[in-house]
RNA sequence: CAUGCCCGUCGGGCAGCCGCCUCCGACCGUUUAUGCGGCCGGGGGAGGAAAGUCCGAACUCCACAGGGCAGGGUGCCGGAUAACGUCCGGGCGUCGAGAGGCGACGGAAAGUGCAACAGAAAAAACACCGCCCCGCUCUGCGGGGUAAGGGUGAAAAGGUGCGGUAAGAGCGCACCGGCAGCGUGGAGACAUGCUGGCCUGGCAAACCCCAUCCGGAGCAAGAUCAAGCAGGAUGUUCCCCUCAAGGCCGCGCGGCUCGCGUGGUUCGCCUCCGGGCGAAGGCAUCCGGGUAGGUCGCUGGAGCAUCGCAGCAAUGUGAUGCCAAGAGAAAUGGCUGCCUCGUCCCGUUUCGCGGGAUAGACAGAAUUCGGCUUACAGACGGGCUUGAGAC
Numbered sequence: 001c002a003u004g005c006c007c008g009u010c011g012g013g014c015a016g017c018c019g020c021c022u023c024c025g026a027c028c029g030u031u032u033a034u035g036c037g038g039c040c041g042g043g044g045g046a047g048g049a050a051a052g053u054c055c056g057a058a059c060u061c062c063a064c065a066g067g068g069c070a071g072g073g074u075g076c077c078g079g080a081u082a083a084c085g086u087c088c089g090g091g092c093g094u095c096g097a098g099a100g101g102c103g104a105c106g107g108a109a110a111g112u113g114c115a116a117c118a119g120a121a122a123a124a125a126c127a128c129c130g131c132c133c134c135g136c137u138c139u140g141c142g143g144g145g146u147a148a149g150g151g152u153g154a155a156a157a158g159g160u161g162c163g164g165u166a167a168g169a170g171c172g173c174a175c176c177g178g179c180a181g182c183g184u185g186g187a188g189a190c191a192u193g194c195u196g197g198c199c200u201g202g203c204a205a206a207c208c209c210c211a212u213c214c215g216g217a218g219c220a221a222g223a224u225c226a227a228g229c230a231g232g233a234u235g236u237u238c239c240c241c242u243c244a245a246g247g248c249c250g251c252g253c254g255g256c257u258c259g260c261g262u263g264g265u266u267c268g269c270c271u272c273c274g275g276g277c278g279a280a281g282g283c284a285u286c287c288g289g290g291u292a293g294g295u296c297g298c299u300g301g302a303g304c305a306u307c308g309c310a311g312c313a314a315u316g317u318g319a320u321g322c323c324a325a326g327a328g329a330a331a332u333g334g335c336u337g338c339c340u341c342g343u344c345c346c347g348u349u350u351c352g353c354g355g356g357a358u359a360g361a362c363a364g365a366a367u368u369c370g371g372c373u374u375a376c377a378g379a380c381g382g383g384c385u386u387g388a389g390a391c
Stems, first nucleotide, its partner, number of pairs: 001387002004384007012339007020045006027038004047362001051373002054371005059218004071214005076090005091105001092103004106209002111207002113203002128150002130146007158176006177199001179196007222296004231287007238247002248264007265280006303322008341360001342358007
């Protein structure tokens, strides 16, 4: 210098003008009011994924003696964590020349099941071709042996070599692989050595077995205040009277022994005719539940930043400082100027320089938090691999 791999950070900046949401304060208006409205000033106002809603929690309500069955999740070992299917470290397998990437990584001698097509045969089986032996009616046919060779397949009954044999075969032997036992190292997954008999195929993201975990619904959770309508309780709803006038009572006003205005529902029964009792309706007050609506839940938290300590790390912990959207189907925007990073165009021309255009990706809070996954223009930092060259 080129090349790839891994980890991390950011994802425009500044200023002006005009708006939007929310909180605080002053003033004005209004109100019984802490309320409402206006106006002025000040503080705050999306994300690394706010997304998918896939896991795990907090919180809330409902259910629940204990145990089991059913159903579902998870599945190498150790650690981290509130918890997890997440993360970190390690083991093993696999891919890569490497830095590194990926893993659906418990059990197939507990049982059941499956394997398309091809192939003779897909699990204690099999003879299609071939090879060897025997027989015969001999260019062939039949019987027997053989899994070494060919062919099929994703996969063919341990692999290679030597011996052996009629030809062959773990039939025998050596090495390798696998299995079992014992030992050594390790906390463990596992690694490794010795011995043994001679081999027990694959699929569990097929049923299943083993281990372990799991009650349900979700902030439209839930709590609280509470119009209207419906329900319940209590009180009240005068007399005369066809009406009007009048009496009585209540309220209001005035020129206050008085006058004026206004209000006193309907039905049934009884009556000593003054009225009484009951029902319906009206009105008033209260009660329980509770709709609309209001308020709380709601954001100070498994919080953020910096520094230190422990640890390989995930992470934990100490000190100091900080408070940064919480609204209702929902604000976080628009314009202008300058700058910066890229990108594009033109000129010069070939380290490069000058001019012009352009903020330009994915996206967007809705109870909160930890993860995973997915989308993403571009910029920056660190560690490492491989190759070439120079010193």
Molecule: Bacterial RNase P class A
Organism: Ignavibacteriota bacterium